[in-house]
Molecule: Bacterial RNase P class A
Organism: Aequorivita sp.
RNA sequence: ACAGCAGGCCGCCUUAUCGCUGUCGAAAUAAAAUUCGGGAGAGGAAAGUCCGGACACCAUAGGGAAGCAUAGCGGCUAACGGCCGUCGCCUUGAACUAGUUUCAGGGUAGGACAAGUGCAACAGAAAGAAUGUACAGGUAAUGCUGUAGUGAAAUCAGGUAAACUCUAUGCGGUGAAAUGCCACGUAAACCUGUGCUUGAGGGUGCCCGCCCGAUGCAGGAGGGUAGGCAGAUGGAGCGUUUCGGUAACGGAGCGCCUAGAUAAAUGAUAAGGAUUCAUCCUUGUGAUGGAUACAGAACCCGGCUUACAGGCCUGCUUUUUUA
Numbered sequence: 001a002c003a004g005c006a007g008g009c010c011g012c013c014u015u016a017u018c019g020c021u022g023u024c025g026a027a028a029u030a031a032a033a034u035u036c037g038g039g040a041g042a043g044g045a046a047a048g049u050c051c052g053g054a055c056a057c058c059a060u061a062g063g064g065a066a067g068c069a070u071a072g073c074g075g076c077u078a079a080c081g082g083c084c085g086u087c088g089c090c091u092u093g094a095a096c097u098a099g100u101u102u103c104a105g106g107g108u109a110g111g112a113c114a115a116g117u118g119c120a121a122c123a124g125a126a127a128g129a130a131u132g133u134a135c136a137g138g139u140a141a142u143g144c145u146g147u148a149g150u151g152a153a154a155u156c157a158g159g160u161a162a163a164c165u166c167u168a169u170g171c172g173g174u175g176a177a178a179u180g181c182c183a184c185g186u187a188a189a190c191c192u193g194u195g196c197u198u199g200a201g202g203g204u205g206c207c208c209g210c211c212c213g214a215u216g217c218a219g220g221a222g223g224g225u226a227g228g229c230a231g232a233u234g235g236a237g238c239g240u241u242u243c244g245g246u247a248a249c250g251g252a253g254c255g256c257c258u259a260g261a262u263a264a265a266u267g268a269u270a271a272g273g274a275u276u277c278a279u280c281c282u283u284g285u286g287a288u289g290g291a292u293a294c295a296g297a298a299c300c301c302g303g304c305u306u307a308c309a310g311g312c313c314u315g316c317u318u319u320u321u322u323a
């Protein structure tokens, strides 16, 4: 230098004009509308909605069945099925002392087969309740014993749980269309069925329990409304320095405020620049043309998984060159 592997980071920029959604200030107004000005306005995954939590409601969540998840040991965390460390096992490479050795990297679905059930290609007599092969030995008798042979494994407490299952631990349900409030309108009418404490129905899977329950419930035909506020964006927050810890992570100091839409704003145009590719000749600080991905917040947070043009950094390894 090139290539490979592992990990981490970034993921087009600037200006102008015209728009869009909030916010702040001023003017205007009875209050608005409106006008002017300032500042802010998508992501590393906003995605899949898979796991965990916060929050809300229902007995602050009870008993049971079923179901689901996890599985060496220790730690981190609000919590986790996530993350970190470590042991074991499997595997790749290197070294020389040639070994179940040492070093470096990667993977791991790691409780129990001595409860029960199931399963096991080929070979083999037989693969687990044996219609027991050959040779030898032994017994009153019996595969009772040894050897051979097949096989990864042959009575050894065999193997297998990413087989059923068992054990331990955890999990109540629903999900922002939660939930609370304000405003507006109406038909608490009509028809059918059913129920009224001997309880219809409801309280977001089942059985029980508990609670609510009569201006009820189910259906029909029809009438009305279809607006607003909170939840909801200052938080397990972000950046940086330092201390503790192998690490995940935690403590302290300082600084910062960073979308909040609701059918859903975050855009369009122009100019310049950046990176990169192709072509041309005039080989340059050149010209022309192209490309710049995946993708689009919707209550919030921590993870996992998946998608992604291009670029940067760190570590390790092979090969080549130079010293």
Stems, first nucleotide, its partner, number of pairs: 001319001003317008012273007020041002023038005043294001047305002050303004055175004062208003067171005072086005087110001088108008096099001111166002116164002118160002133148005179230004190220005201212003237256008274292007281284001